[in-house]
Small-subunit ribosomal RNA from an uncultured bacterium, 1458 nucleotides, folded computationally. It matches the Rfam family "Bacterial small subunit ribosomal RNA". The sequence is in RNAcentral, with records from Greengenes.
């Protein structure tokens, strides 16, 4: 796109056309073939007449004419028309022949004919009257009649038939045809009309080239049938062989007619790989639908033609059937019965129930076209014309049109401004198709009668009849419809489906992996343009979606038009019949092939032109077309055929060479085991380590000597032979192929090859040798957490030989065979052949091998490249997504295992190649980090702090959760923080804005009262600011918008921050490469801490990182010296820079300087840097910080802040008291103090640095054991004061215990902070004196002024520090070196992995569901072979009986024949 559609919303009008695709299942009741009186005889109705009788206004009976009906007999249609597609794979269609093999009613044309019987008192007979039988159907060889265009008989007859003679033309041929002589055979039907002529009337009879009919036919046609032949006409080969009337032939028979069409004899044929036979599906055709075409799919209407007719089976009559609405048998099946019988076939139209997603009125009419009888008139016709259902399809029309901005309302959205709906409406001015009402109102109708008129022909005719013509009546189902006028009045009239991509249109609300969509692909777990619903927006439109089917995109079965290394695909490999395809050249013929011409290719359909319905669909007409098939005629180039020829393809001859080519026979050594001896002693063998095993009965080890089997080291190779599979010590018989070289022969012998036919590793099978090593198996046997495994240690088929079977391999170059073409370079192995030589050594050029690199082209890449996977021609094989499955069933071969052929069903969207970029890895190569090593001190174990979990509570607020949470947020929870929890209270609120409204002793203020507190109530007192003097601002109380949230959502964000990691990466411009991902740069050779830096390179710069720039510290100049400092001077202390004084030093803080591998050697590539060195305070980034790249982990934080959306508003907000974060069987992290003697206690005594201080530090003196109380000098600070550092150093006690070690704990009395230490602070004293004697598996820091050890200050802070931040003080030890554990950077490498090895993915179980199967048996279909039983009914034949007009005889017989 398309459809006989079906389902879901919705649905105004009208043309055309179309309507059981299922159940050829079943069918009530009606109707679909009748018809002729001009073919026949009864019978009968009117009407007008006549005659006659009776009971004489009536009625009978008979009769004549007009006009009718009309069962039967008869003739002609009932074989047409309408229906259905069950059957059928060819008896079918369809196309073009053929009938010298044949038939036709009814028509037409022509030729001839129509006599006779009176069949006759029988040649019959229906109808009618009876009779009988039966319920009905319906019936009797039943009684009486009786006619015919009904039957029958004689006669004549052809150009009819059939035989006989004997000639010719023509035919491919069987044969056809013409003529001639004679023989047989053989027909008929009448009726109607008119007219004359007899008669008293009527009839007859005669006449009419009069209508209808009739016969012979007979011919001619026309129509219709019949039969035959070539070509084509679905699938399956898992259907390979079929066929005895079966193939033919003589000879009968039947038929309209050929023929095994049937018989009866003979012969053995006949079809099949060009697909027979057998299975499965199916009417075929012209069309129709689809498509550039080529094709494909389809066969509904209408048009052809086959078949059928409830299932089978067989006939009769007929021109024509084996007969939809005749007839007989037989089944089922339904009805009817009086049980005894009977009756029926919608696939005609309507209907009806069934069936089914689904398909119509029990309508009108013969007006129209057509058939059927009729002389007509005219009947009949569910063919047909028409209406009627059904939006089932196609056209065509309508639902209105112009104008109309305050862009009205109303909805939705909104960043609140505003858009959107939207000119849409409403309004105003129009129109009326449609509608409704009202009038009017067709074509379709010609033909024919019938009535008038005037003709022409025929005739004896003015009759009839023919032929034309003129006027007039008639005749319409549709349907008072179609059109037309008029009037009214926007009046009566719009849906469906979509809006995540394809795919034209988006937003907002619900919902929250729910509900649901969804052709795909996919949405939907709380911000869903994808479900729902609203607004809005595409699209189509009386439709519009959905589901089926077909085609077509599919070049995705590829004729047109594909491919096979690796995506599916090349057979293991060969010979060959068959079949395809084939060199140069000469002649013929003309099959293919082309040309021209002629037949045909029904109509409809398609196109085109014109033409009728208003226009369209639709319909008339003309034309082109129908690409086809068949005839004749003509070309001769290619193809085939056929004749001659030639040599280049093929083969041979002849001289030569190389080979692990087969096959058999035979010899040869090394080494394994085994035997025997001899030496010799305790192990030996084996593994990662062990054990089993062997072995003092004497192994292993080493020597002589002997059995026996197998395999053949070294040469030895991108070498060689073979079609493949394979082939390997020597020697030799026999033996295939192949290669080279010069000349000669044959004369396309040539290639491929389905199907056969032989070969075909290794395992295996089956018979029999053999049997040394090797070795599936073994629940041997050790090992192993186990181990039906890798390892050992036994070991048996098996390897091997002989005959045979198997027929497969990753049977690979994953490459099919041949032949011809297409740059080049280099190797190897066999040949011949040039040059040349000493030399066959080198060169150069060839031939057929075998490798490797390349151009050109191929090709998805990867590769391939004269040995193609390049260019091209021939043939075979094979592929069509994965997966079920190389399965199943069947066939075929095998002893067997099993080969070979070779499927569905049902599942998935996928599977796959090839390359890319990461990740990874119990993969390689280089490196590097307290990453291991080698030290050091810890941590686990004790008590106790402190955090986490985990329990507990009313509540024990919340977050942090592997490194990268856990002394974290918290730089410090008694109240307050404080987010929990209880109680008590507050509602525009603790705070903020706007805006109405109130107040004027107003805001403030708060004695004093209740209360736990908030709170409540509330005296005295009592304002302010601008002002144009009107007022206004602030205050406060009421109301309204709002406020408030530390409530959710870190996976909706921003900012901030860990990590990974101070790792050395990370990218970009142009450019090259690549079809693209994407590479290169950035890899590579050194080298560095470092993509540092040199070198090199299709890459050449460039950013972001690194490093350097900054700050500190380490040396030092300069400058400045007061609170710092004092070397010289002077003064002065019990001392003391305390004082004049100085700024040298020390220090302080500003600027400079210095270091840069800068020099020197020496290694490197003459680099870049590397080691050494000297100088130097510092040496090779001196040490420390600060500073964190692209990215990563939906990593942390809505509880710092900020901020989408949600959700709460007399509460999830504030405010207060109290309690809780401080709980406690338990578990962990992180610390502190310790187990002591490098120690603890006592006393004495030195030396620091960072830093803090005004609601602070806080001196001196005093008391107090002490905490600390008094005290107030000094100091906003190099002045003062915290402030004593400490470990150290001198001196002295303690003596190895749970202690003079350790301090938990808990008791008593104190101090200090603060409203307030009870839950719950710090300190001080006496007093107690727990665990704990160096830590189990495991784990952490730490590379030098570090570890580890001592102490000292700061933030927080009213108090509270074992934490944090920082400060100086004393101050080791070891580092072989990179194997391994962690981490991480670079190059390469495999990959099936991208959520990226914490991936991926196998296979059983286990419930569920799907699909397919088996399963006692049961039922039904075909088909095949066996045998029983058997209707009707036809041919032929037989016996019996009984008829018979013609013909013989001549008779009441009979005979011949029927």
């Nucleotide at each position: 796109g398309a459809c006989g559609a079906a389902c879901g919303c919705u649905g105004g009008a009208g043309g055309c056309g179309u309507g059981c695709c299922u159940a050829a299942g079943a069918c009530a009741u009606g109707c679909u073939c009748g018809u002729c009186g001009u073919g026949c005889g009864a019978u009968u109705g009117a009407g007008a007449g006549g005659u006659g009788a009776g009971c004489a206004u009536c009625u009978c009976a008979c009769u004549u004419c007009u006009c009718g009906a009309g069962a039967g007999c008869g003739g002609c249609g009932g074989a047409c028309g309408g229906g259905u597609g069950a059957g059928u794979a060819a008896u079918g269609c369809c196309u073009g022949a053929a009938c010298a093999a044949u038939c036709u009613a009814c028509c037409g044309g022509u030729c001839a004919g129509a006599c006779u019987g009176u069949g006759c008192a029988u040649c019959a007979u229906c109808a009618c009257c009876g009779c009988g039988c039966g319920a009905a159907a319906c019936u009797g060889g039943u009684g009486c009649c009786u006619a015919a265009u009904a039957c029958c008989g004689g006669a004549u007859a052809a150009u009819c038939u059939c035989c006989c003679c004997g000639a010719g033309c023509g035919g491919c041929a069987u044969c056809c045809u013409u003529g001639g002589u004679g023989g047989a055979g053989g027909a008929a039907a009448g009726u109607c009309c008119g007219c004359c002529u007899c008669u008293g009337g009527a009839u007859a009879u005669g006449c009419g080239g009069g209508g209808c009919g009739c016969u012979a036919u007979g011919u001619c046609g026309a129509u219709g049938a019949g039969u035959u032949c070539a070509c084509c006409u679905c699938c399956c080969a898992u259907u390979a062989u079929c066929u005895u009337g079966u193939u033919g032939g003589u000879g009968g028979g039947g038929u309209a007619a050929c023929g095994g069409c049937c018989c009866a004899c003979c012969c053995a044929g006949g079809c099949g790989a060009c697909g027979a036979u057998g299975g499965c599906c199916a009417g075929c055709c012209a069309g129709c639908c689809u498509g550039a075409g080529a094709g494909g799919g389809u066969g509904g209407u209408c048009g052809g033609u086959c078949a059928c007719g409830c299932u089978g089976g067989g006939a009769c009559u007929g021109a024509g059937a084996c007969a939809c609405c005749u007839g007989c048998c037989a089944u089922a099946c339904u009805c009817c019965u009086a049980c005894g019988g009977g009756a029926c076939g919608c696939a005609u139209c309507u209907g009806u129930g069934g069936g089914a997603a689904a398909u119509c009125u029990u309508c009108c009419g013969c007006a129209u076209u057509g058939c059927g009888c009729g002389c007509u008139a005219g009947c009949c016709u569910g063919a047909c014309g028409g209406a009627g259902c059904g939006a089932c399809g196609c056209c065509c029309c309508u639902u209105g049109a112009g104008g109309g901005a305050c862009g009205a309302a109303u909805g939705c959205c909104u960043u609140c401004c505003g858009g959107u709906u939207g000119u849409u409406a409403a309004c105003c001015u129009c129109u009326u198709u449609u509608c409704u009402g009202a009038g009017g109102g067709a074509a379709g109708a010609a033909c024919g009668u019938c009535c008038g008129g005037a003709c022409u022909g025929u005739u004896a005719a003015u009759a009839g009849c023919c032929u034309g013509u003129u006027g007039g009546a008639u005749u319409g189902a549709c349907g008072g419809u179609a059109c037309c006028u008029c009037a009214g009045g926007a009046a009566u009239a719009a849906g469906c489906c979509c809006c995540g991509g394809c795919u034209a249109a988006c937003u907002a609300c619900g919902u929250g992996c729910c509900u649901a969509c969804a052709a795909c692909c996919g949405c939907g777990g709380u911000a869903a343009u994808a479900c729902c619903u609203c607004g809005g927006g595409g699209g189509c439109g009386a439709g519009c979606g959905u589901u089926g089917u077909c085609c077509g995109g599919a070049a995705u079965c590829u004729c047109u038009g594909g491919g096979c290394g690796u995506a599916a695909a090349g057979g293991g490999a060969g010979c060959a019949c068959a079949a395809g395809c084939a060199g140069c050249u000469u002649g013929a013929g003309a099959a293919g092939u082309c040309g021209c011409a002629g037949g045909u290719g029904a109509c409809a359909u398609c196109c085109c032109g014109c033409g009728g319905c208003u226009c369209u669909a639709c319909c008339g007409u003309g034309g082109a077309a129908c690409u086809g098939c068949c005839u004749g005629c003509g070309a001769a180039a290619c193809c085939a055929u056929u004749u001659g020829g030639c040599u280049u393809g093929a083969c041979g001859a002849c001289a030569g060479g190389a080979g692990a080519g087969g096959c058999a026979a035979g010899c040869g050594g090394a080494a394994u085991u085994c035997c025997u001896g001899g030496u010799g002693u305790a192990g030996c063998g084996g593994c990662g380590a062990a054990a089993u095993g062997c072995g003092u009965c004497g192994a292993u080890a080493u020597c002589u000597g002997g059995a026996g089997g197998a395999a053949c080291a070294c040469c030895a190779c991108u070498g060689g032979c073979g079609a493949a599979g394979g082939c390997a010590g020597c020697u030799u018989u026999c033996u295939g192929g192949u290669c080279u070289g010069a000349u000669c022969g044959u004369g396309a012998c040539u290639c491929u090859g389905a199907g056969g036919c032989g070969c075909g590793a290794a395992a295996g099978c089956u018979a029999g040798u053999g049997g040394a090593g090797c070795u599936a198996a073994c629940u041997a046997c050790g090992a192993u957490a186990g181990a039906u495994a890798c390892c050992c240690u036994g070991g048996u088929a098996g390897u091997c030989c002989u005959a045979g079977c198997u027929g497969u391999a990753a049977a690979c170059g994953a490459u099919g065979g041949g032949c011809a073409c297409u740059a080049g370079g280099u190797g190897u192995g066999g040949g011949a052949g040039g040059u040349u030589u000493c030399a066959u050594a080198c060169c150069c050029g060839u031939c057929a091998g075998u490798g490797c690199c390349g151009u050109a082209g191929g090709u998805a890449c990867u590769c391939c490249a004269a040995u193609a996977a390049g260019u091209g021609c021939c043939c075979c094989g094979c592929c069509u997504g994965g997966g079920g499955a190389g399965u199943a069933c069947g066939g075929u071969c095998g002893c067997a295992a099993g080969a070979c052929u070779g499927a569905a069903a049902c599942u998935c969207a996928a599977a796959g190649g090839a390359a890319u970029u990461g990740a990874c890895g119990g993969g390689u190569g280089c490196c590097c980090g307290c990453a291991c090593a080698a030290g050091c001190g810890g941590u686990g174990g004790a008590g106790c702090a402190u955090g986490u979990g985990g329990u507990u509570a009313c509540a024990u607020u919340c977050g942090a959760u592997g490194c990268a949470a856990c002394g974290c947020g918290a730089a410090g929870a008694a109240c307050c923080u404080u987010a929990c929890c209880a109680g008590g209270g507050u509602u525009u609120g603790a705070c903020a804005u706007g805006u109405c409204g109130g107040u004027g002793g107003u805001a403030c203020g708060g004695a004093g009262u209740g209360g736990a507190a908030a709170c409540a109530c509330g005296a005295a007192g009592g304002a302010c600011c601008c002002u144009u003097c009107g007022g206004g601002g602030a205050g406060c109380c009421g109301g309204u918008a709002c406020a408030g949230g530390u409530g959710g959502u870190g996976c909706a964000u921003g900012g901030u921050u860990g990590u990974c990691g101070u790792c050395a990466g990370c990218u970009c411009g142009u450019g090259c490469c690549g079809u693209g991902a994407g590479g290169u740069g950035u890899u590579g050779g050194g080298u560095u801490a470092a993509g540092u830096c040199c070198c090199g390179c299709a890459a050449c710069g460039a950013g972001c990182g690194c490093a350097a720039c900054c700050c500190u510290u380490a040396c030092u100049u300069c400058u400045a010296g007061u609170u710092g400092c004092c070397a010289g001077c002077g003064g002065g202390u019990u001392a003391a820079g305390c004082c004049g004084g100085g700024c040298a030093c020390u220090c302080u803080a500003g600027a400079g300087g210095g270091a840069c591998u800068g020099c020197c050697g020496u290694c490197g590539a003459c680099a870049a840097g590397g080691c050494g060195g000297a100088g130097g305070a510092a040496g090779g980034u001196g040490g420390g910080g600060a500073u964190g790249a692209u990215g990563u982990c939906a990593a942390a934080u809505c509880a710092u802040c900020a901020u989408g959306c949600c959700c709460u508003u007399u509460a999830u907000a504030c405010c207060c008291u109290g309690g809780g974060c401080u709980a406690c069987a338990c578990a962990c992290g992180u610390g502190c103090u310790a187990c002591a003697a490098u120690g603890g206690c006592c006393g004495g005594u030195a030396c620091a640095g960072c830093g803090g201080g005004a609601a602070g530090c806080u001196a001196a003196g005093g008391c107090g054991u002490g905490a600390g109380c008094u005290g107030g000098a000094g100091c906003a600070a190099a002045u003062c004061c915290c402030a004593a550092a400490a470990a150290g150093c001198c001196g002295g006690u303690c003596c190895a215990a749970g202690u003079u070690c350790g301090g938990a704990u808990u008791g008593c009395a104190g101090g200090c902070u603060g409203c307030a230490a009870c839950u719950c602070g710090c300190c001080u004293g006496c007093a107690u004196g727990a665990a704990g004697u160096c830590g189990g598996a495991a784990u952490c820091g730490c590379u030098a002024g570090u570890a580890a050890u001592g102490g000292c200050a700061g933030g927080u802070c009213a108090g509270c520090a074992u934490a944090c931040u920082g400060c100086g003080g004393u101050g080791a030890a070891u580092g072989c070196g990179u194997u391994c554990c962690c981490g991480g950077g670079c190059c390469u490498u495999g990959u099936a992995c991208a959520c990226a090895c914490c991936g991926c993915c196998c296979g059983u179980c286990a419930c569920a569901c799907c699909a397919c199967g088996a399963a006692a048996g049961u039922c039904g279909g075909c088909a095949a072979c066996a045998c029983c039983c058997g209707a009707a009914g036809u041919g032929c034949g037989g016996u019996g009986a009984c008829c018979c007009a013609u013909c013989c005889c001549g008779u009441u017989c009979g005979g011949a024949g029927g």